[in-house]
RNA sequence: UCAUCGAGACCGGCUGAGGGACGGGCCCUUGGACGCCGGGGCAACCCGCGGAGCCAACCACUCCGAAGGGUGCCAAAUCCUGCGGGAGCCGCGACGGGCGGCUCGCCGACAGAUGA
Numbered sequence: 001u002c003a004u005c006g007a008g009a010c011c012g013g014c015u016g017a018g019g020g021a022c023g024g025g026c027c028c029u030u031g032g033a034c035g036c037c038g039g040g041g042c043a044a045c046c047c048g049c050g051g052a053g054c055c056a057a058c059c060a061c062u063c064c065g066a067a068g069g070g071u072g073c074c075a076a077a078u079c080c081u082g083c084g085g086g087a088g089c090c091g092c093g094a095c096g097g098g099c100g101g102c103u104c105g106c107c108g109a110c111a112g113a114u115g116a
Base pairs, nucleotide, nucleotide: 001116002115003114004113005112010039011038012037013036014035018028019027020026022082023081024080025079040074041073042072045070046069047068049065050064051063052062053061078111083108084107085106086104087103088102089101090100091099092098
């Protein structure tokens, strides 16, 4: 810098009180969290492999497949939210569609994660 992030995937051993970054929520957790180790699995980003398309042919490229290798991942949407906007409802109003509150897996940004 680019792509993706609402899907998917758990057992055993050790340890022993916190964990989900932070704030606010809401969760997980002594019926053992977090972490470490072993095994298993998910996925298909990259490499390699097979098939198809394109081509005179090869390469490249595109699509499909399988999952050998390199990563990654295996509570909850990246758990939700924080900034800006949109929509709906309610209230106030000195009437200027102006201010405030609540709600919404609506949009965008920021941040973050993973891969190349």
Record summary
Predicted 3D model of a 116-nucleotide RNA (SAM riboswitch aptamer (S box leader)) from a soil metagenome. The coordinates come from a structure-prediction model, not an experiment, and the mean pLDDT is 85. Its Rfam family is "SAM riboswitch aptamer (S box leader)". Rfam describes the family as follows. The SAM riboswitch is found upstream of a number of genes which code for proteins involved in methionine or cysteine biosynthesis in Gram-positive bacteria.